[in-house]
Record summary: Predicted 3D model of a 1473-nucleotide RNA (small-subunit ribosomal RNA) from uncultured hydrocarbon seep bacterium GCA004. It matches the Rfam family "Bacterial small subunit ribosomal RNA". Gene Ontology terms of the family: ribosome and structural constituent of ribosome.
RNA sequence: AGAGUUUGAUCAUGGCUCAGGAUGAACGCUGGCGGCGUGCCUAAUACAUGCAAGUCGAACGGAGAGCCUCGAGUAAUUUAUUACGAGAGGAUUCUUAGUGGCGAACGGGUGAGUAACGCGUUGGUGACCUGCCCCGAAGUGGGGGAUAACUCCGGGAAACUGGAGCUAAUACCCCAUAAGGUCAUAAGAGUUAGAGGUCUUGUGACUAAAGGCUUCGGUCGCUUCGGGAGGGGCCUGCGUCCCAUCAGCUAGUUGGUAGGGUAACGGCCUACCAAGGCAACGACGGGUAGGGGACCUGAGAGGGUGACCCCCCACAAUGGAACUGAAACACGGUCCAUACACCUACGGGUGGCAGCAGUAGGGAAUAUUGCCCAAUGGGCGAAAGCCUGAGGCAGCAACGCCGCGUGUGCGAUGAAGCCUUCGGGUUGUAAAGCACUUUUCUGAGGGAAGAGAAGGACGGUACCUCAGGAAUAAGGCUCGGCUAACUACGUGCCAGCAGCCGCGGUAAAACGUAGGAGUCAAGCGUUAUCCGAAUUUACUGGGCGUAAAGCGCGUGCAGACGGUGUGGUAAGUUGGAUGUGAAAGCUCCCGGCUCAACUGGGAGAGGCCGUUCAAUACUGUCGCACUAGAGGACGGUAGAGGGAGGUGGAAUUCCCGGUGUAGUGGUGAAAUGCGUAGAUAUCGGGAGGAACACCAGUGGCGAAGGCGACCUCCUGGGCCGGUCCUGACGCUAAGACGCGAAAGCUAGGGUAGCAAACGGGAUUAGAAACCCCGGUAGUCCUAGCCGUAAACGAUGUAGACUAGGUGUUGGUGGUGUAAGAGCCAUCGGUGCCGCAGCUAACGCGAUAAGUCUACCGCCUGGGGAGUACGGUCGCAAGGCUAAAACUCAAAGGAAUUGACGGGGACCCGCACAAGCAGCGGAGCGUGUGGUUUAAUUCGAUGCUACGCGAAGAACCUUACCCGGGCUUGACAUGCAGGUGGUAGGAAGCCGAAAGGUGACCGACCCUUCGGGGAGCUUGCACAGGUGCUGCAUGGCUGUCGUCAGCUCGUGCCGUGAGGUGUCCGGUUAAGUCCGGUAACGAGCGCAACCUUCGCUGUAUGUUACACGUAUCAUACGGGACUGCCGGUAUAAAGCCGGAGGAAGGUGGGGAUGACGUCAAGUCAGCAUGGCCUUUAUGUCCGGGGCUACACACACGCUACAAUGGUCAGUACAAUGGGCUGCAAGACCGCAAGGUGGAGCCAAUCCCAAAAGCUGGUCUCAGUUCAGAUUGCAGGCUGCAACUCGCCUGCAUGAAGCCGGAGUUGCUAGUAACCGCGCGUCAGCCACAGUGCGGUGAAUACGUUCCCGGGUCUUGUACACACCGCCCGUCACGUCAUGGAAGCUGGUAACACCUGAAGUCGGUAUCCUAACCGCAAGGAAGGAGCCGCCGAAGGUGGGACUGGUGACUGGGACGAAGUCGUAACAAGGUAACC
Repeated sequence: AGAGUUUGAUCAUGGCUCAGGAUGAACGCUGGCGGCGUGCCUAAUACAUGCAAGUCGAACGGAGAGCCUCGAGUAAUUUAUUACGAGAGGAUUCUUAGUGGCGAACGGGUGAGUAACGCGUUGGUGACCUGCCCCGAAGUGGGGGAUAACUCCGGGAAACUGGAGCUAAUACCCCAUAAGGUCAUAAGAGUUAGAGGUCUUGUGACUAAAGGCUUCGGUCGCUUCGGGAGGGGCCUGCGUCCCAUCAGCUAGUUGGUAGGGUAACGGCCUACCAAGGCAACGACGGGUAGGGGACCUGAGAGGGUGACCCCCCACAAUGGAACUGAAACACGGUCCAUACACCUACGGGUGGCAGCAGUAGGGAAUAUUGCCCAAUGGGCGAAAGCCUGAGGCAGCAACGCCGCGUGUGCGAUGAAGCCUUCGGGUUGUAAAGCACUUUUCUGAGGGAAGAGAAGGACGGUACCUCAGGAAUAAGGCUCGGCUAACUACGUGCCAGCAGCCGCGGUAAAACGUAGGAGUCAAGCGUUAUCCGAAUUUACUGGGCGUAAAGCGCGUGCAGACGGUGUGGUAAGUUGGAUGUGAAAGCUCCCGGCUCAACUGGGAGAGGCCGUUCAAUACUGUCGCACUAGAGGACGGUAGAGGGAGGUGGAAUUCCCGGUGUAGUGGUGAAAUGCGUAGAUAUCGGGAGGAACACCAGUGGCGAAGGCGACCUCCUGGGCCGGUCCUGACGCUAAGACGCGAAAGCUAGGGUAGCAAACGGGAUUAGAAACCCCGGUAGUCCUAGCCGUAAACGAUGUAGACUAGGUGUUGGUGGUGUAAGAGCCAUCGGUGCCGCAGCUAACGCGAUAAGUCUACCGCCUGGGGAGUACGGUCGCAAGGCUAAAACUCAAAGGAAUUGACGGGGACCCGCACAAGCAGCGGAGCGUGUGGUUUAAUUCGAUGCUACGCGAAGAACCUUACCCGGGCUUGACAUGCAGGUGGUAGGAAGCCGAAAGGUGACCGACCCUUCGGGGAGCUUGCACAGGUGCUGCAUGGCUGUCGUCAGCUCGUGCCGUGAGGUGUCCGGUUAAGUCCGGUAACGAGCGCAACCUUCGCUGUAUGUUACACGUAUCAUACGGGACUGCCGGUAUAAAGCCGGAGGAAGGUGGGGAUGACGUCAAGUCAGCAUGGCCUUUAUGUCCGGGGCUACACACACGCUACAAUGGUCAGUACAAUGGGCUGCAAGACCGCAAGGUGGAGCCAAUCCCAAAAGCUGGUCUCAGUUCAGAUUGCAGGCUGCAACUCGCCUGCAUGAAGCCGGAGUUGCUAGUAACCGCGCGUCAGCCACAGUGCGGUGAAUACGUUCCCGGGUCUUGUACACACCGCCCGUCACGUCAUGGAAGCUGGUAACACCUGAAGUCGGUAUCCUAACCGCAAGGAAGGAGCCGCCGAAGGUGGGACUGGUGACUGGGACGAAGUCGUAACAAGGUAACC
C1' cells in the first nucleotide's frame, strides 16, 4: 500500500466482500513448563451456611475466675499438722454482659437510576462547615439529680418486654470565671470591578470544662478561642449521545417584598405583589446512557469503547421518612408501606451477599464455602494488643501477554505409503542406527531475600549443587481467485462447500478421503463485536447537465458574507511569561527480576482553561471621509409584459330561402352515419361561440408559469445616453409570503368547433385499443379552490476574471450619402462555431459544465418507496413532510465492438422477375417418421437428415432376436510347467450345425548329439467388446461460401475498450484497380500459377487411317495482354464500341474453400483418454430379423398419349470395362437363355447405342395410351431364391386424361429429351450413384418486393446476441410488514378518594428528677390529640408505547405454471412526465 465483484470488452460512478489490528470473550480440535496479569458482560434475580467492625477495665458500677491474710466449721489423723472450707479483709492479675467514649459516614461491592452543575475543566464562596491531627492563646472552680447493669415480682412459644427497688461515671444538669467567642450598638481603617457577614477600638448582654493513670517528675484527656493541614458543601463560564414523524413549554412557573429554614446563598419553603421566564444557537417531550483519567483503532483528523487500575457520582430487596452525629437521610442502623422468604404454640415475630467464599436460577459464558494478619494500610487503645474476606498469599481456568522446551550432529539400502508419461518423482536425512547434550523432567542434598532485636501465611517455595536418562512433551487450520500451498480416488446439481465471486449435472486442484504441500504453533481455527481499509458523510478530504443530487419561479425577516481611504480600540488573531492540566497510563532515557512480559526512577507530551505583558497586518467594533457597487433625477427607446373596455374580418357549425338530384361521407379496404320527409354540392340572408391565417423570424417581452387580430384607458419591468444627486444604502436567503401550464373541484353563466367517458361500425384469435361515425363532461367567461408537470438548459442566485470568428435583435457615437445602403466603435439581449481550460466520456467553452468569491438548496447502492404510520394543508381528488422490516450483488452513466430492427443508403446472387422443364394428384421403387415385433441392429434430424453412412442385407455381411455350444478364448504377446507316435491329417459314430469322440496315417529347423526351436497342451499375466461418452479427443467432413472478406507490423488518435489502415469518390466478378486521405507497408483470402476442352506449330506413328500423315493418338511449344483504333472518364483506374482473331475483356469446365461460426456430423471407417464388461456386453453355430404395414413425409421412375404408340427398314457416338473375364460368327429356343468356342491380358478382339430418318398402321378412345397387380409356364446366379433375387413368354390390364395450397432446378452446348459405360457385384431388388456422348431451346424489362449475402450509416434496455430481452394480472408456496371490530400488557403524568411512618406547626388532656419559687405553681420536656405535607393504594378519563387479532392491503422471493405483448429497433399506434 491494496484486491475481488456490474460488461463481450472499456472508462467512470456506486454498493457489497476480503486481507490488518483489537477483546473481561464463547465454541470446535488439540494441549509440556514457567512468570506476570485477568476471570457473571446475562437475572440491580432469589439466597442455605460461615466469615466481612470493632475496640477501650488507664471513663464507670458490678459480676466471675485465680492469689494473699484471717477464718466459723468439717474430715483425716502421725495430736500437731494436713486437706477441704462458709464468710470477712486485702492487694494484684485475668475475663467482660451493661453504662460511657471513639469508630461504625472509612475500607469493600454494584452501575439500577441519572442527559444532570451528574461528570470534566476553569474560576468563585465578600454565602459556608470541618471530629480525629498540628501550631498558638486562655482555662479545667463549686455543686446537684438520675439511670442501666444488678435484685425481686410479672407477661410471652419466641423475639422481646412491663412494674418495683439499689448504684457509678470522662453519662446528665445547675452556678461561678470569660483570654476568647456570639449578638446588639457606636466610631475608624484598609481591601475589592462593586459590595461588609473583613480588620481595629469602645459599651452592653449572653456563653466553657472531666477526669483517668502515675515511678508524683509527669502524662493521656476535657473546655473556649485564633490559625493551619487535609476533607467537604454551594455557585459558576465552557464541554458532554440520538430523534423535529417531539415546536412550542412553564403557576412556585419568572421576578420582587416579608418571613421561615439551612453550616451556607437561593422559590429551598410560605404569604402577598407583579406577569414574567425558556425556545430553531433546539425549549418541552421521547429514547438510550453512570461521567472522567484512559483503552482499542487510525498516517492524522477522527471513529468506537468506558472490563481490570485511579478520581468523581449514584445505589444498597422496592418506595418513603427522619433520628444520632463533625459528617448520613446511613450496604452488614432505626421507623413505616409493599413484594418476597423463613420461624410460630397462630397470638405474633424475623430477614435483606450490588462485602469474601458458596448455592439455585438465567446464560454461549466467568473460579475456592482455602491460608494468614508475616508485610502494606485501617479502627480502637497510654500500651501490650484485639479486630480487619481491606490486603498479602495459595487454589481453579491456554482467558490474555511474555519466555522456554519437545533435542543436537553424523547417517542412503534412498523403505512402506502416494503419484507416475512406468523412466521415475515425492515423503526424505526423514526413520532406523551410531555419537553427544540435559533446558525441561524425576530423585537426592543445600536453601534465601521479603524483617529496623526476635517473629514468615507464602514455603522446604524461588534459587544452587549432584545423579539418572532422549528421556515426560505437537497440534490446528488451509491449499479455485482474492491468498502462501496440488495430485489421486470416491461422488455425479446428489451428498455437500461457500467471506465475496462462485463450485457440484461422470475425467471436480472448490464436495468427501488419502498422499503431499503451505502457514501459524501450545496453540490453531470459527463465531460475535469495534476501528481500519471506506476520500463510502469528504474539517483534513467528495459531489449535484446525462451516474444519487439545483427547491417550478420570485419577494424578503432572521442568519451568513460584504467596496475605497483614514483614525481609535484590541473582542477575534499572533507572540512571550506564568498558573493549572492528580497518580497510573503513553513516548524517550536509565535501572531491577538470567531475558521478556512485568516493574522502579527521571524527563517529555498532554491541542482545553485561567492570569498577565506585548503586537495591530487581517476580521470585528466606534468615528470621519470617498464613489468604481447599489439607487435616484433628466432625456431618449423597443416590445405577443399585465389588467379592463370596445371593434373587426376569414373559417367551421346551425337556421331560413333559392338552384338542383341521388347519392354523400369515410377508409388500407369497408361499414356504422347523413340523404327522395331532398342530403352532399352551390347561391343569398341570418344567428352564435371560440380562435386570431398571412406578417412570423433558433425574432420580441416576462421572475417563472406564460404572452400573438385591431383600437382606447390604466399599469409593471428593461435598455441606451451622458450631466447632476444620495453615499455601501449591497449580495444571498432557513422559516415566511406571493405567483404558478394542463387536468381536476365548487357556484353561476356560456357552448360554434374539438373532445375523456359512453354508444355504434370496423380490425382481430380476442380488441376493453390503434382507424371510422356519433357524443357528454371539459375546453370559454365570472368568483373561489387546487399547487402539481420531462414546471428542462434535466445546468440555483449574485459578482469578478479568462483567445477569437460569424449571424440576429434594441440603443448610442463616428464615418458615409442628396437621402440611403454600408463600414468602424461601443452597451444590452439572443443563436451558431471554436482556442485554452474543464469533463468518465458525451460534451461545455465570456449566455461556461473554465478560473475564483459569497450564500442557499440537495445527494450518499438497487428494490421495498416518494410508500406506511404520524403531523399538516385541501370541499374532494390529493399535496407537503417521510421511515422500517425484508430482499438483491448489483442497479445506474458514457463510450466501444458486434448482433439485430416490421431504420436508412448503396451493391451482389437463378434471390425475385422473364422463361423452359418439373415436384405436390396416380401406380411403382427407395429412404425416413410412426406403428408393430422376440428382433424389426445402429447412426444421420430445418436450410446443412430422409436413393444419407450402404460402390449391392437370401446365408455370409450383421452389429439385432431365439436357441445350442466354448471360457487364456475366433486373434496377439510374455513367463512358467508339461508333451515325442508330438504337430498335422482323418474313416466311422452322436449332433441342426458348432462341437464332442475318434481307429488309422504321420511330419519340420538348428545341434557341441546332452539338447534347443517351432507346434500342441496346462497354468498365470492377459486377449476380446460395432458396450457408453463426438459434450473428453485426433483425423476427416458438412454449412455459411468461391461470399470478399479476415488480420498483422510500425506510426498516429483515444485515459481505455478500441479506432485509423479496411474510410470517402469512382471502378470491378473481387479489400480488383485508380484518385483522395495520419497513415505507410505486409500477411491469409481474390486473381494468377495447376489441370481439362477449344485454335495452331513441331516431333513421333503402334494395334488408328484415305497408305503417307489430313483425321486420330501421344509429347513439347505458340496463342489473349484491354496489346491496337475510336469514344468516354479526374484524360486515373476503368467502361462502351470496333478491327483482327479459333477464341476478347475471368474464353468454357475442374481442382483450389481465408479468420472463423454451428459444443454441426462421425467413438459404427480408423485412431484414442476415461468409464463399463470378463463362463460374458467376448466368441462359434443353426434359424429368424434388418424386406413387418392402418398411415405420414422426402427423393425418384413410369405414365396419362398423336411433337405419340406400334410394325418394318435404315444412320451416326463417346467415356469405359474385360482371364474364375469380355466373348464374335454359327446352331437350338417365341424369348430369357443354352450349346459352343474364333479372337482378345486389348487404339488390334469383344461388350455395343437410342432418340433420329424412311415407310406402313392406329384417329382421341381409359384407347393398339398407360403399365400396376395377379395366374401359369420357363430361364439364370448361387450350398440354398419359402420368408426375401433378377430375367423371359403367354394371359391378366389397376390407378392415371397433366395434378389444390404450395414448391424445385436451370442463363448455353445450359435446360429439356435420348441412349451408352463404369464401380460395388455369384446374383440382384440400380428407377440409385458416377461418368460419357447424341439432339438441342426459350428468356432476363428490371432490382419495388420474397430469400440469402456484402459495405457504410442510425437506434438499442440485445451480447446464449430478436428463436434476444422483458411487463402486468391471475394461480401455488414461503417471509416480513401496513390497516382492522377488538383482546391484552407496559410507561409517565393528571383529577378525586383514602392516607402509614415522620419532620414541622398548633393544642394544653395526661405525665414528669435536675432549673426558678418558701409554697401554690412556673419554665421546660415527654406522651396524647389536631393540622399541613406525605409513600403506597383505590377510582377515573385520557396520553405515549408494545404484543395479539377474524378479515383485509400492497410488498419481497421462489424450479417454474396461466393469460396476453406494454417497453427496448420507427418494438410494429415514437416513448416518457
The sequence is in RNAcentral, with records from Greengenes.
NCBI's taxonomy places the organism under Bacteria, Bacillati, Chloroflexota.